[in-house]
RNA sequence: GUUAAUCUUCGGGGUGAGGUAAUUCAAGGCGUGAGACGGCUUGAGGAUCCCUCAACCGGCGGUAAAGCCCGCGAGUCCCGGAUCUUCGGGAUUGAACUUGUGAGAUUCAAGUGCCGACCGUUUAGUCGGGAUGGGAGAAGAAAAAU
Numbered sequence: 001g002u003u004a005a006u007c008u009u010c011g012g013g014g015u016g017a018g019g020u021a022a023u024u025c026a027a028g029g030c031g032u033g034a035g036a037c038g039g040c041u042u043g044a045g046g047a048u049c050c051c052u053c054a055a056c057c058g059g060c061g062g063u064a065a066a067g068c069c070c071g072c073g074a075g076u077c078c079c080g081g082a083u084c085u086u087c088g089g090g091a092u093u094g095a096a097c098u099u100g101u102g103a104g105a106u107u108c109a110a111g112u113g114c115c116g117a118c119c120g121u122u123u124a125g126u127c128g129g130g131a132u133g134g135g136a137g138a139a140g141a142a143a144a145a146u
Stems, first nucleotide, its partner, number of pairs: 001146003006141005015054005021122001024044005030038002055126002057116002059072004067114002075092007096112005118129003
């Protein structure tokens, strides 16, 4: 240095302002014999989800340095096993172009774009939740073999 097994640690980021609305509350007057209650008017309050404006974020490996090239993980759905911990298989799985430099770049520079699981809530990439979880993988440790 290499090898397979073992162990340890690490292993996902990001929103503000204004407007408007629902639920809600109060007052008034109307309906009623009276009340409950109902709709009406006015006011209060009111969305990180709606509308407008302006921002921000980007798991892992490969490859000229990549959210949008290839692959993986995660998420969702289905099937089977197991039964209160979970395991295996299948399906699904978003989005980029132009110019330049260069041996080489859909990765760099410049420019203009685009995308974002599931559940909850009033329709969410940024709020809350499953998740103090899982994970592709990264780094390291001691011993052994060669």